[in-house]
Molecule: transfer RNA
Organism: bacterium
RNA sequence: GGUGUGUAGCUUAGUGGUAAAGCAGCGGCCUUUUAAGCUGUUGACUUGGGUCCGAUUCCCAACACGCCCA
Numbered sequence: 001g002g003u004g005u006g007u008a009g010c011u012u013a014g015u016g017g018u019a020a021a022g023c024a025g026c027g028g029c030c031u032u033u034u035a036a037g038c039u040g041u042u043g044a045c046u047u048g049g050g051u052c053c054g055a056u057u058c059c060c061a062a063c064a065c066g067c068c069c070a
Stems, first nucleotide, its partner, number of pairs: 001068006009023004017053001025041005046062005
């Protein structure tokens, strides 16, 4: 210098209209206890701007990380 990715504690969905799931966490049930199982629940769009009636999504810049070239 080029390119890609940034969504919950972790791993991933979500291509303009109420942000989804699994595991994890917390509460309850069950069990002599633990584990397993059942059930409920908390929790997130990297930052700043722009476009739009409306942005996680599109555009620009910054930041962090990965890859490639040198």